A computed fold for a 1440-nucleotide RNA from an uncultured Alphaproteobacteria bacterium, annotated as small-subunit ribosomal RNA. The RNAcentral record of the sequence draws on ENA. Its Rfam family is "Bacterial small subunit ribosomal RNA".

[in-house]
RNA sequence: AGAGUUUGAUUCUGGCUCAGAACGAACGCUGGCGGCAGGCCUAACACAUGCAAGUCGAACGAUGUAGCAAUACAUAGUGGCGCACGGGUGAGUAACGCGUGGGAAUGUACCAUUUGGUAGGGAAUAACUCCGGGAAACUGGAGCUAAUACCGCAUACGCCCUUCGGGGGAAAGAUUUAUCGCCAAAUGAUCAGCCCGCGUGAGAUUAGAUAGUUGGUGGGGUAAUGGCCUACCAAGUCUACGAUCUCUAGCUGGUCUUAGAGGAUGACCAGCCACACUGGAACUGAGACACGGUCCAGACUCCUACGGGAGGCAGCAGUGGGGAAUAUUGGGCAAUGGGCGAAAGCCUGACCCAGCCAUGCCGCGUGAGUGAUGAAGGCUCUAGGGUUGUAAAGCUCUUUCGCCGAUGAAGAUAAUGACGGUAGUCGGAGAAGAAGCCCCGGCUAACUUCGUGCCAGCAGCCGCGGUAAUACGGAGGAUCCAAGCGUUAUCCGGAUUUAUUGGGUUUAAAGGGUGCGUAGGCGGCGUUGUAAGUCAGUGGUGAAAGUUUGCAGCUUAACUGUAAAAUUGCCAUUGAUACUGCAGUGCUUGAGUACAGAUGAGGUGGGCGGAAUGUGUCAUGUAGCGGUGAAAUGCAUAGAUAUGACACAGAACACCGAUUGCGAAGGCAGCUCACUAAACUGUAACUGACGCUGAGGCACGAAAGCGUGGGGAUCAAACAGGAUUAGAUACCCUGGUAGUCCACACCCUAAACGAUGAUUACUCGAUGUUAGCGAUAUACAGUUAGCGUCAAAGCGAAAGCGUUAAGUAAUCCACCUGGGGAGUACGCCGGCAACGGUGAAACUCAAAGGAAUUGACGGGGGCCCGCACAAGCGGAGGAGCAUGUGGUUUAAUUCGAAGCAACGCGCAGAACCUUACCACCUUUUGACAUGCCCGGACCACCAGAGAGAUCUGGCUUUCCCUUCGGGGACUGGGACACAGGUGCUGCAUGGCUGUCGUCAGCUCGUGUCGUGAGAUGUUGGGUUAAGUCCCGCAACGAGCGCAACCCACGCCAUUAGUUGCCAUCAUUUAGUUGGGCACUCUAAUGGGACCGCCGGUGGUAAGCCGGAGGAAGGUGUGGAUGACGUCAAGUCCUCAUGGCCCUUACAAGGUGGGCUACACACGUGCUACAAUGGCGACUACAGAGGGUUGCAACCCAGCGAUGGUGAGCUAAUCCCCAAAAGUCGUCUCAGUUCGGAUUGCACUCUGCAACUCGAGUGCAUGAAGUCGGAAUCGCUAGUAAUCGCGGAUCAGCAUGCCGCGGUGAAUACGUUCCCGGGCCUUGUACACACCGCCCGUCACACCAUGGGAGUUGGUUUUACCCGAAGGCGAUGCGCUAACCCGCAAGGGAGGCAGUCGACCACGGUAGGGUCAGCGACUGGGGUGAAGUCGUAACAAGGUA
Repeated sequence: AGAGUUUGAUUCUGGCUCAGAACGAACGCUGGCGGCAGGCCUAACACAUGCAAGUCGAACGAUGUAGCAAUACAUAGUGGCGCACGGGUGAGUAACGCGUGGGAAUGUACCAUUUGGUAGGGAAUAACUCCGGGAAACUGGAGCUAAUACCGCAUACGCCCUUCGGGGGAAAGAUUUAUCGCCAAAUGAUCAGCCCGCGUGAGAUUAGAUAGUUGGUGGGGUAAUGGCCUACCAAGUCUACGAUCUCUAGCUGGUCUUAGAGGAUGACCAGCCACACUGGAACUGAGACACGGUCCAGACUCCUACGGGAGGCAGCAGUGGGGAAUAUUGGGCAAUGGGCGAAAGCCUGACCCAGCCAUGCCGCGUGAGUGAUGAAGGCUCUAGGGUUGUAAAGCUCUUUCGCCGAUGAAGAUAAUGACGGUAGUCGGAGAAGAAGCCCCGGCUAACUUCGUGCCAGCAGCCGCGGUAAUACGGAGGAUCCAAGCGUUAUCCGGAUUUAUUGGGUUUAAAGGGUGCGUAGGCGGCGUUGUAAGUCAGUGGUGAAAGUUUGCAGCUUAACUGUAAAAUUGCCAUUGAUACUGCAGUGCUUGAGUACAGAUGAGGUGGGCGGAAUGUGUCAUGUAGCGGUGAAAUGCAUAGAUAUGACACAGAACACCGAUUGCGAAGGCAGCUCACUAAACUGUAACUGACGCUGAGGCACGAAAGCGUGGGGAUCAAACAGGAUUAGAUACCCUGGUAGUCCACACCCUAAACGAUGAUUACUCGAUGUUAGCGAUAUACAGUUAGCGUCAAAGCGAAAGCGUUAAGUAAUCCACCUGGGGAGUACGCCGGCAACGGUGAAACUCAAAGGAAUUGACGGGGGCCCGCACAAGCGGAGGAGCAUGUGGUUUAAUUCGAAGCAACGCGCAGAACCUUACCACCUUUUGACAUGCCCGGACCACCAGAGAGAUCUGGCUUUCCCUUCGGGGACUGGGACACAGGUGCUGCAUGGCUGUCGUCAGCUCGUGUCGUGAGAUGUUGGGUUAAGUCCCGCAACGAGCGCAACCCACGCCAUUAGUUGCCAUCAUUUAGUUGGGCACUCUAAUGGGACCGCCGGUGGUAAGCCGGAGGAAGGUGUGGAUGACGUCAAGUCCUCAUGGCCCUUACAAGGUGGGCUACACACGUGCUACAAUGGCGACUACAGAGGGUUGCAACCCAGCGAUGGUGAGCUAAUCCCCAAAAGUCGUCUCAGUUCGGAUUGCACUCUGCAACUCGAGUGCAUGAAGUCGGAAUCGCUAGUAAUCGCGGAUCAGCAUGCCGCGGUGAAUACGUUCCCGGGCCUUGUACACACCGCCCGUCACACCAUGGGAGUUGGUUUUACCCGAAGGCGAUGCGCUAACCCGCAAGGGAGGCAGUCGACCACGGUAGGGUCAGCGACUGGGGUGAAGUCGUAACAAGGUA
């Protein structure tokens, strides 16, 4: 510090995800030791049991025990102090609760200091004794008694009250040698109470709240201020700087993270607060409204003799429960601290220790050295090897930790040690007791094999798995970490993804529709003052711990100690005055006013006008009009349309008219009048900052829509009809109502767009235009305000913007934070309604999106080509047959090929064979290959069985080489390695092939441009068959293609003449022979054609057009030749080959059958339908091939197929070999003298064999068919058409295929259209690329959610009722020791019980608000496999 993920690729935006750190954690696997920490986050749920607060006999009486006694010890009770600390928890609390800093009107036991005092009396009471009640808890009556318990009185400097005269108030003793206490007062310290500034969550879908409420006066109350309480008076107080309400939450020091700012958090430790079963209340006390106190109410639990009682672990352990989850009913007061005590001491689950737990942090160990034959084993393998791996074994060492034995602390400054026989130290044995976990596709370090086969499974994101998975599971190996390792949850980081630091808003999410303006924010140039902000110094505070740094202590570290720094803050004080603020005083440039000028569809109201349209009347006139792609509905003989005249009505204003003008926006257009607003220019007279922006607010706001009343010509939702269509609730047509128009009143939204908020300043220019101004006045050069275009710097992801900014800055406002759900739901506000404003969540996806790039595509455009169309000729589609395919059938009908580019294709030839298929019969190292062992020659022949393969028997026979050891070929037998497979996968492959397409394209290097994908070159202007060439050009060159080089044909020459040829000479039936090689021909080598020449044209180009010459003229004609690539195109059945599968069978042999089936459908052909013909007769002319297992002449036989014989020929020699179309006659338009299918009989040939299932011949038979529907194919010249000939395969079998020649046309205006292709351009939501993408309803399943009659619960509130305990007030006739009066009786003061009153907890009744659960039914939404219907969008998406 970044990375992965949207795309074919790119860039940007933007979300999601990962790598890091952390944790009171939990879970999975595993687990040696020690140190230091930590340990119910959930049920503030309920709790059995034990312990957690007592102490003092030096306050008191009494009792008991021991003692002879003195006395000592113990204790229930009275009394004192403590129990308000310590310990726990976080429910409540959004608050002066907490933090921080201040303040005044207070109290303070114990403690410290100081001053003074402590005299003299009195009456009770518990304990105890007696008598009772009760189950118990407990309790009643009578009697006796003490005090540091209680009560007067005396004194009181100081203290308190005061009307300033005065009045009031205290004490306690114990011991005696000391002392310890007690009372009053003052001061301090400590602790506590109160007040204030600032800070301290969320929600505005909570906007108004408040009656003790705000203030005052009097009174009360308190330790103390105060509506704290009360009476009266006033009507205030809080709030957009967020009151009130709702939800959530203890706050802080700190902790985690982070570069920081921040964000999250508040376990442990420390400070504060609150609480103690729930609610209320007070008492005591210095202090409580009291965790282990009291009273009442409530819920719950327990005891009970049913009358009544008892209890409160959020103390320490522990139990149940809840939960993913959190420990021992331990030891000790030795230390530290606390309470009481004069002290000894007692108490202390505070605390100190131990136990449990890898919960965390830190440290150590599980051995070290050597050791190559690179052992064995495992894994893998191309079979060689590689790897595990110096790893092991072996050899040489060591002993930390652990184990055994011994010794043994500090903690204690006299005694006292739970920890603990602990830490440590010494000795001993022995490599001995001690390694796992996750991961290995990318991110992310680490790869192979087997299994599985979209299954099982994995997954943090992208994504793996459908038979070769580095992604699943196992194994081997590797990487990371390590007593741990992974996973899950959560928080911060990365995330500049809420942006103060540090983001954005034309098109990605995002500028409010526009203006005016309130609060607020911001604000021109001087000067004076002030000192709030600001800056500086000083002081106080910012607890400790923690963090950071230095040093130190435990062997180290964690941990701990100590010192410093930091604590960014708050307060006080002293200064400074640049800037901001505030107060004053000036200025004119911002802003405004005045005067003058000129502009415009600016606004409102009135009047007027012509054209058009529709309607009406009259007239002319006759059969159609109208409308469309084509039609129809409609109108019209009752006279339309058309034409003329007149009239009426309503609405809109052609030309001018524009890149124009005006307005804040919406918007504004005939002419004219009235009223009215604005910006602009000029002058520089006036005011003197009066300014900018603008949350709320107010106003305006297209169209549609709504209300009331008018109006209604046109157009026209709805609706009707006609068309179109598979349908057509549309597009098209004919009609047509609201509406469109006016007035008034609403609505308040638009792609209200420049998709660009307002204002101000600054930053090269060019050009057009509108309205002005100055000036030397139509030129020219300036200036102000607008409206446009291009472009610089700059900006921007790019497209683009660019003085009219999207540049550079400033101020203010509005808005955005992934896509969908959704601008939806609920709530509220507005509206007559329609609707509008505000505006979520659950759930779901890993994208959604912007700009640009390359392709592909378009029922986009331009240019161009092709038998692509057109122009022609001939077919096929109809018939019969042949052949292939589908389908069906079958035991099998083997398999493959499937639009073009499968279908007379693989098959250049299925009777057996072929043959792969089926049935049956057989074989198992095999029909075939190599290696090993044994034997032998094998073969051939004969006989028998059998369908045959095969089996049995017989006969026959000794192969070749030799160094004589043996070896080799062949053959029989045997065992094992192996053979074999036309079995699967062409989607694992090689090779070969088809196709686009013989189309003109496809690329590279360097340079340049672009952030980049990419572009340029290759585009442009011409030209070509061509990316062919020329010119231009940020390109310059090059490669694969094109062309040329190759073959054949066409002309010539040279060479060579046999088997070819014959002009001349001779010769023959015959180039037959002599002779010749001139010619033809053959077959080798050359020449020839290049726009070379001329003219025109073009740009003095490339080229094109015409001409000459030439056998041939513009690549001469035909072939071969097939760029980068596309189609996972075809082929595992040509061959080769990975993997898988079979191995007495999926291999091999054989016989027979099948591939030849047959209702039917399709493709390709043949033959025809006839007279351009059939039949008969006659008779010329080819080329190219083939031939010895062959071609076969002549001759003979047969009607013929053919047979017999057999010359010649291994071929320019002989043969196949007859060429056919042709010519002449005849037939005369018929199902025929056309046509030949089908069938019968008889034959021929091949072949072991023609039944299934060959070809041919003769005779007889004589079907369909009279030119072929929709739709469709080939061909541009020696071509189509037509005619025959040959060859491969092959025993035989061709209408197929491959070749050959003969005869030999027609047409092409042209490129609008169909198809295919090329180039450029354009749009795109496509990239599997239009056979693309994609929308909505419906049906099914699941999920979350809204409404919903209601129902259940929580919470809050209003009114009223009830009114426990308690304090307060009143009363107090009953009761009453202390004090007073009195001799006494008695009375008084005071007190108590009781009673009454207001307050008030719980509870009740009725009604609101709010939140949540459930809810028949219902609404939409989301997600799902290949469902249904259509095709709305993306191209002009077929109606933009």
The prediction has a mean pLDDT of 85.